The prediction has a mean pLDDT of 82. This is a predicted structure of an 88-nucleotide RNA (c-di-GMP-I riboswitch aptamer) from Firmicutes bacterium UBA5324. Rfam family: c-di-GMP-I riboswitch aptamer. Gene Ontology term of the family: cyclic-di-GMP binding.
RNA sequence: UAACUAAUAUGGCAAACUUAUCCGAAAGGUAAGGGCGCAAAGCUAUGGGUCUAAGGGACACGGAGCCUAUGACUGCCAGGUUGCGGCU
Numbered sequence: 001u002a003a004c005u006a007a008u009a010u011g012g013c014a015a016a017c018u019u020a021u022c023c024g025a026a027a028g029g030u031a032a033g034g035g036c037g038c039a040a041a042g043c044u045a046u047g048g049g050u051c052u053a054a055g056g057g058a059c060a061c062g063g064a065g066c067c068u069a070u071g072a073c074u075g076c077c078a079g080g081u082u083g084c085g086g087c088u
Stems, first nucleotide, its partner, number of pairs: 003088001004086002012038002017033004022029002036075001042081003046078003049073003055068003
């Protein structure tokens, strides 16, 4: 330095849920608590996939329902990129 890997040690992140006269049309996000779990459960929306439908479209003419990301999910999978440790 690279591969491999969580044995050991130092640590890291934070699921569900709860709260907020929080943000948002919603999906979801933010902060605090909480801890299911994670060797990248760090970053990135690049590819696939999934979620939502404000706005737009068609139908219909009470409503509802249908289609559509420019919105969202990195703890859905992969790619790119950065990083800790070293029994091997």